[in-house]
Context: one part of a larger RNA
RNA sequence: GAGCGAACGCUGGCGGCGUGGUUAAGGCAUGCAAGUCGAGCGAUCCGUCGCAAGACGGAUAGCGGCAAACGGGUGAGUAACGCGUAGGUAACCUACCCUGAAGUGUGGGACAACUCCGCGAAAGUGGGGCUAAUACCACAUGUGCUCGCAGGCUGCAUGGUCUGCGAGGAAAGAUGGCCUCGACCGAAAGGUUGCUAUCACUUUAGGAGGGACCUGCGUCCCAUCAGCUAGUUGGUAGGGUAACGGCCUACCAAGGCAUUUGACGGGUAGCUAGCCUUAGAGGGCGGUUAGCCACACUGGGGCUGAGACACUGCCCAGACUCCUACGGGAGGCUGCAGUCGAGAAUAUUUGGCAAUGGGCGAAAGCCUGACCAUGCGACGCCGCGUGCGGGAUGAAGGCCUUCGGGUCGUAAACCGCUGUUACGAGGGACGAAUGCUUCGUCUGCGAAUAGUGGGCGGAGCUUGACGGUACCUCGAGAGAAAGCCACGGCUAACUCCGUGCCAGCAGCCGCGGUAAUACGGAGGUGGCAAGCGUUGCUC
Numbered sequence: 001g002a003g004c005g006a007a008c009g010c011u012g013g014c015g016g017c018g019u020g021g022u023u024a025a026g027g028c029a030u031g032c033a034a035g036u037c038g039a040g041c042g043a044u045c046c047g048u049c050g051c052a053a054g055a056c057g058g059a060u061a062g063c064g065g066c067a068a069a070c071g072g073g074u075g076a077g078u079a080a081c082g083c084g085u086a087g088g089u090a091a092c093c094u095a096c097c098c099u100g101a102a103g104u105g106u107g108g109g110a111c112a113a114c115u116c117c118g119c120g121a122a123a124g125u126g127g128g129g130c131u132a133a134u135a136c137c138a139c140a141u142g143u144g145c146u147c148g149c150a151g152g153c154u155g156c157a158u159g160g161u162c163u164g165c166g167a168g169g170a171a172a173g174a175u176g177g178c179c180u181c182g183a184c185c186g187a188a189a190g191g192u193u194g195c196u197a198u199c200a201c202u203u204u205a206g207g208a209g210g211g212a213c214c215u216g217c218g219u220c221c222c223a224u225c226a227g228c229u230a231g232u233u234g235g236u237a238g239g240g241u242a243a244c245g246g247c248c249u250a251c252c253a254a255g256g257c258a259u260u261u262g263a264c265g266g267g268u269a270g271c272u273a274g275c276c277u278u279a280g281a282g283g284g285c286g287g288u289u290a291g292c293c294a295c296a297c298u299g300g301g302g303c304u305g306a307g308a309c310a311c312u313g314c315c316c317a318g319a320c321u322c323c324u325a326c327g328g329g330a331g332g333c334u335g336c337a338g339u340c341g342a343g344a345a346u347a348u349u350u351g352g353c354a355a356u357g358g359g360c361g362a363a364a365g366c367c368u369g370a371c372c373a374u375g376c377g378a379c380g381c382c383g384c385g386u387g388c389g390g391g392a393u394g395a396a397g398g399c400c401u402u403c404g405g406g407u408c409g410u411a412a413a414c415c416g417c418u419g420u421u422a423c424g425a426g427g428g429a430c431g432a433a434u435g436c437u438u439c440g441u442c443u444g445c446g447a448a449u450a451g452u453g454g455g456c457g458g459a460g461c462u463u464g465a466c467g468g469u470a471c472c473u474c475g476a477g478a479g480a481a482a483g484c485c486a487c488g489g490c491u492a493a494c495u496c497c498g499u500g501c502c503a504g505c506a507g508c509c510g511c512g513g514u515a516a517u518a519c520g521g522a523g524g525u526g527g528c529a530a531g532c533g534u535u536g537c538u539c
Stems, first nucleotide, its partner, number of pairs: 001539004006535005013384006019377002026340003030337003035066003040063002043060007073295003082219008092211003097207007105139004114129006145168010173199006182193004220267003227257003232254008270292004274285004297318005320331004350373003356370001357368004387417004397408004421480001423475005431466001435461011483528005488509003494523005504511002
């Protein structure tokens, strides 16, 4: 000199964009942060119309599906294939999505809800009975698929691939439309089957995106850590896994790692893109944002599932807090706010799903403390303002003085002008794309002038938290807006008074013991400016 997630002191007008628990991964009151689907299912309740039958609309506890493994937080642990980079898997998995192939047949028994009877203070729970399904089970079928056997072809080794034979194992419907053909019920309307469209379901091949494992290289300090190791190193067999593997088990062998290329041990630490500094080389850092990893009161465990060993799921143990009828129960903010504590120190218990994105849904839509906004803090960066021009009797006053004067100083007063910001009034956005209804036209499926999907064009209605904000215009009015630090040298800026080695200053050198440009005050001056200094840390 530059920088900071800064703090402290004095001071403080406005705006934009950022940013804000670095300490106690300490404890937490309260609210919210993950639901959704009635177009999978039975049931119950409500509303409107109706004499009723019923029609239409709505709500939901339960069964069922998908999601809840994302998104959000933190950096405790981790010196590791954790991360970064370059590769490998002939050793692998992949829900939803896209493309292709094939299919979706026949049956059955339950369990919630509900009802009845109990237990319990509660949390909750036991028994009897009834019931539906895209829940569950059995049988059938098997294009492909898996496994076994035989054979052919082939490769970079374990192998890959093709053919044949044998064995094994699937499925679910819902909503809308139509009678073109066939069958049935019905007088008809219409319904079942049927046909058809969309969504869903099953098997399989490929893709995309996601993940898993393996390997080369790189990745802090201590040798006052020099030897470490029994699942240890390898093999065989088996188990386990999506998969290779001491990953695990049994048996066999006795190996494996390290000595400046540092094993083992100890300390410290999430890693990276990047950020700061610097001419560069290098050094330091890893906050915000993005990628990866790890963790979720502490430790352990599995379950469900395509995916977890699962932040707001389950079980066990522990510490802590709470409830209790003392028998027993409940909880987990390292989500958003907020609170206590510790600390030099870090914000609203705000608004909205309008946008972007996510989950569910056919859709309308619902949910979303992700997110978008808002509030607070000069915490940072940037921009703007606190006026402009004229004005000498160089006023008054302050300070200094050699008492002549000098200086503050065109500074003020005074005259003229402007109108940024703030204030008042009026107008007033972008961010909106969608969505719904409807019309025309082209087109795919289709028996179809039903229906439904897609393209183009048109009309109507409709969605904004921020916000009556930004912005624009007008009005009034110099009116409301400057401080901080320094002035001995380094270093830009000097005098007076007070003090008298005292009180004090100080980054270094050093000042102060009676004329102190160095202490304190004043006037003046210099520097920076809504900031200025100090402290801490980095280069």